About this RNA: Model confidence (mean pLDDT): 76 of 100. This is a predicted complex of two RNAs, RNase P RNA and transfer RNA, with 391 nucleotides together.
[in-house]
RNA sequence: UAAGUAAAUCGCCUUAUCGCUGUUCCGAUUUAUUGGGAUGGAGGAAAGUCCGAACACCGUAGUGCAACAUAGUGGUUAAUAGCCACCAGCCGUGAGGUUAGGAAUAGUGCAACAGAAAGUAUGUACAGGUAAUGCUGUAGUGAAACCGUGUAAACUCUAUGUGGUGCAAUGCCAUGUAUACCAACGUUUGAGGGCGGCACGCUCGAUUGUUGGAGGGUAGGCAGCUAAAGUGUUUUGGUAACAACACACUUAGAUAAAUGAUAAGGGCUUUUUCUUUUUUGGAAGAAGUACAGAAUUCGGCUUAUAGAUUUACUUGAACA
RNA sequence: GGUGUCGUGGCCGAGUGGCUAGGCAUAGGUCUGCAAAACCUCGUACAGCGGUUCGAAUCCGCUCGACACCU
Repeated sequence: UAAGUAAAUCGCCUUAUCGCUGUUCCGAUUUAUUGGGAUGGAGGAAAGUCCGAACACCGUAGUGCAACAUAGUGGUUAAUAGCCACCAGCCGUGAGGUUAGGAAUAGUGCAACAGAAAGUAUGUACAGGUAAUGCUGUAGUGAAACCGUGUAAACUCUAUGUGGUGCAAUGCCAUGUAUACCAACGUUUGAGGGCGGCACGCUCGAUUGUUGGAGGGUAGGCAGCUAAAGUGUUUUGGUAACAACACACUUAGAUAAAUGAUAAGGGCUUUUUCUUUUUUGGAAGAAGUACAGAAUUCGGCUUAUAGAUUUACUUGAACA
Repeated sequence: GGUGUCGUGGCCGAGUGGCUAGGCAUAGGUCUGCAAAACCUCGUACAGCGGUUCGAAUCCGCUCGACACCU
């Protein structure tokens, strides 16, 4: 100096005017509205809902079958399919990357086309050999050719694990109403319910169930709901993930859904023109400034992302 | 907010690991004086990307889009 690898961080700022929303204080009245002041107000992914939990409720969830998930070894964590370390395979010159990495000697299935033949051989061509025989070699087809090959992100087997449903859970208050009516099937010979896929078992059970048609009513509020497996820094232990002690900090809570709009200035990036012998630099102008947006809450993963920064390392070239 | 199902030419739609059927429509031709009907012919079709496999519309993962259900 060029090309790359891995990890980490940031991800626009300031002012003015006009608004939106939570809390609180003062005032006004029409008692649920309004005026003023103070103060808080999106993210690294708030996203996808792919894993795992907290929390809540349902039969405190028993047995069998089915279904699903995971899969080298050890560790980490509240927990996981996450993360860390190591081993092995594959890719890369290398730094490194990547793996759904148990079992094909339990069994079953599949292997198109081509080829004589494709998984127990109706054994091709050429050559060799034998008493005889694909008995031997070569060729050719194919991912694979007589060899117990390949395939389990085919069925399956082994080991381990999983009760179900999700804040539209759940509790309370308020408002309103129709156990109406019609058709089919079922029902004390037990229908059906108790949120499991099925069976058994348990329990409730006559004010009877399912499906379809055709209707009546509600469309509000409060809690759950934001101080937590919380965030930051230092030190210590550990190769690391991570853990422990100490100190400091408090950080949205809306409900059809707030966190915005306009103007000016600045920063950053790209680019044009001028200046300059050239580079650096300077002046003027233009364009751009991403992905996206809380909805019960956390820990991961995955995906999207203009641009900027830092650290460690690799390969090549040049010079000393 | 939560849960589930689906995606194959312009439209409908078959295909569960081995060359993606068929119908309608479009276009061209035959027939006709001209049309219709009929007959013949015609196409960059598996939502996108990656993986498993000799081989993927099909199996697995991620993304995009559409639809349905739950107060």
It holds a member of the Rfam family "Bacterial RNase P class A". Rfam classes the family as a ribozyme. For this family Rfam cites "Ribonuclease P: unity and diversity in a tRNA processing ribozyme" (Frank and Pace, Annu Rev Biochem, 1998). Its family is annotated with ribonuclease P activity, dimeric ribonuclease P complex and tRNA processing in the Gene Ontology.